A computed fold for a 92-nucleotide RNA, annotated as c-di-GMP-I-GGC riboswitch aptamer. It matches the Rfam family "c-di-GMP-I-GGC riboswitch aptamer". Gene Ontology term of the family: cyclic-di-GMP binding. Its mean pLDDT, the model's own confidence on a scale to 100, is 79.
């Protein structure tokens, strides 16, 4: 450059627990290892999820509800896809 089949010298760490923050969704540190080849990093697109609101729109509806929906300088990069950098083994 290109490639990720078999590995791992290193890294990183689900679920559980304990402690912190947070209304949450989940975040951080310890421990823990279910895994990972970008499970490093960026919320750009979709996806899920939490709040807050019924002002607007659609449906229900007696009243309410909060379901679509609006709105978050909200959450997740360990849902996908995309961006960008990098290790390491193979090929050339």
């Nucleotide at each position: 450059u290109u490639u990720a089949a078999g590995a791992a010298a290193g890294c990183c760490a689900a679920a559980c627990u304990u402690g912190a923050u947070g209304c949450g969704a989940a975040u951080c540190a310890a421990g823990g290892a279910c895994g990972g080849a970008a499970a490093g990093c960026c919320a750009c697109g979709g996806g899920u999820c939490u709040c807050c609101u019924c002002a607007a729109g659609g449906a229900a509806u007696u009243a309410g509800u909060a379901u679509c929906a609006g709105g978050a300088u909200g959450a997740u990069a360990g849902c996908c896809g995309g961006g960008u950098u990098g290790c390491u083994g193979a090929a050339c």